[in-house]
Context: one part of a larger RNA
Molecule: small-subunit ribosomal RNA, central domain
Organism: metagenome
This record gives sequence, structure tokens and C1' cells, in this order.
RNA sequence: CUGGGCGUAAAGAGCGUGUAGGCGGUUGAUUAAGUCAGGUGUGAAAGCCCUUGGCUCAACCAAGGAAGUGCACCUGAAACUGGUCGACUUGAGUACGGGAGAGGAGAGUGGAAUUCCUGGUGUAGAGGUGAAAUUCGUAGAUAUCAGGAGGAACACCGGUGGCGAAGGCGACUCUCUGGACCGAUACUGACGCUGAGACGCGAAAGCGUGGGGAGCAAACAGGAUUAGAUACCCUGGUAGUCCACGCCGUAAACGAUGGGCACUAGGUGUAGAGGGUAUUGACCCCUUCUGUGCCGAAGCUAACGCAUUAAGUGCCCCGCCUGGGGAGUACGGUCGCAAGACUAAAACUC
Repeated sequence: CUGGGCGUAAAGAGCGUGUAGGCGGUUGAUUAAGUCAGGUGUGAAAGCCCUUGGCUCAACCAAGGAAGUGCACCUGAAACUGGUCGACUUGAGUACGGGAGAGGAGAGUGGAAUUCCUGGUGUAGAGGUGAAAUUCGUAGAUAUCAGGAGGAACACCGGUGGCGAAGGCGACUCUCUGGACCGAUACUGACGCUGAGACGCGAAAGCGUGGGGAGCAAACAGGAUUAGAUACCCUGGUAGUCCACGCCGUAAACGAUGGGCACUAGGUGUAGAGGGUAUUGACCCCUUCUGUGCCGAAGCUAACGCAUUAAGUGCCCCGCCUGGGGAGUACGGUCGCAAGACUAAAACUC
């Protein structure tokens, strides 16, 4: 010396389930594959190293020796790793009792509002803007009242509140269903962690078929603005947005921070569950676990900052990075109806 890294400089896969593999708690016995010790054989010659010698020396050459980290076999050791047998309960899980929740799927119901239709009242404007105009309106608009239709979204509650692996989830009721948390016992007995491939889920937009279409609104048309205005503003307006089924598989899919376990000052909110003291009426106060925020010690960091929800200290497993551009492109392959996605260079250039 045997690489350094991944919050923001290049770099954590969008997320999960899980195959192979890698890694793996306490304890007894046994084995001897790994490991360790000794021995034997082999490890060509030349070279390197040591000791001599030959050319006057040296380079060079010759002789002898040593070394040769390796491999095979034999004998032995048994702490550690592995194998086998047995035991254990702390890791993991099951049963039981609880309460919390916009977790998911299906069905039904409700009120406010927008728009449209019908009718009543009523008359000349309404709408829109920085100002206007396009636009609507005497065939009666805007405003207002009553009734009806239809679609979409659920004000207040609502909260760095909750739930979910992530995407995400918010009116109410019912049915089916997943997960987490707390409590006290009992049971199983390492059943665990991670996870190349694989499989599944995956916002919005987009695509296919069939419905639906109130509002909004790419494209598009018109009016303005402007030197121009293929925009920003205004009046309209189609896909789409909604539903069912099937594709697509991408996002600043972000905490720009992979998962698991253990350890390392505190303070202060908040959500769920429990215990204690006291009063007994709930609070208040003390405390445990789980989640979610803020502020901060040590430590870390280039700094910003992070700081028991780590970016601190360690271990295990996976993914990824290796100067900028060319380029997440070409070619090839796989997938897709397509759009395209995934995989992924080089020349050249600085």
C1' cells in the first nucleotide's frame, strides 16, 4: 500500500413481495471442510539473493548454496467459521384483550355551489378589463323567486393531525378487506436480515373500446396589448378532465437522504395506547411504548447543515457513481396499438 464515494458537487433503483446468493442469537457434544502447526514430495534451467572462483578490476562468466509466499499428500490441534445431533429464549412469529385511523374495494344516500331548461316578477343594459373590445341582451338578457335536469367536487371540522410500502387517501351510511400500535399472559423455538434475476403496485399526461359531459380547459377562433405578440389579459371553445375494462410505466415518483440491527446529552410541542400519584369530577403532575414536528450536546460535514426519525459510532446485504460536451443519444435487443419506455456506446471535442 491492498480505492474513494452517493442530502445540495457524479452517484439511493418510484415502491413493495420474494427466488438464488451473501450475512446471521445463546449453549452442550461431535466432526475436521475452511483455519492453524509440523513433516514428505514437488516447485525445470537461466535470473534475483548469499559464498567462493575466472578474465589485471568491473561489467561479464563459472561453481556451490539459499530462497521460491504455491500445489499435493501424511500426521496433529479444535478456539473461531462451516457440517451433524441436542438444548434454550432475549431475535422473529402465533394466540388473547383493547382502542385509533382521509388504508383499500364495492354499493347506496346527502346538502351547498356552477351551468342549462320551464314558469313568475321586472327593464335596459349585462359581462369583462389597466382601459377596452370581441360576446350576451327589447325574439326580454343581467338581477330576483319557484320548480326541474345533469355532471363533477365534497366548504366548515382540518391541525409541520391521521393512514398507507410508495404512488397516494378527505361529505355520510352499509358490506367485504389489509396493515400498524398498546396491554398482559401462554405457546413455537432462530423460523431471522438483505435481496442479483423474477413478479406485483405505481401521480399526471397519453392510447384502445364503450359510456358520460355541469364546471374547467391544451388545440383552435375571435377581441385586445405590442414595433411584432404564433404569448401574458379578455370572450368563446374541442380533445381531455369523470365512469367501466384494457394498455402505458414515466415525474423535482423529493426527506433530492436504500433496507435492517445495535449504541451515543438533553429540552419542548403534538397523535394513539398504557401505568402511577393525587383528587375522586374531569383536568393537572410523574412515567412507559409507538408515531410525527421544532430546538439543541458530543460527534460529523467543504460549507450549508445533520444531530436517538443522524448526514454521529459500528456491523450485514442490495443499488449506484468515476471530468464536461457528444448523450440518456446512435446501433442492436426486449417491451408497447402508438406515443415511447428500458438497456446503452463510440468517433470527435474542451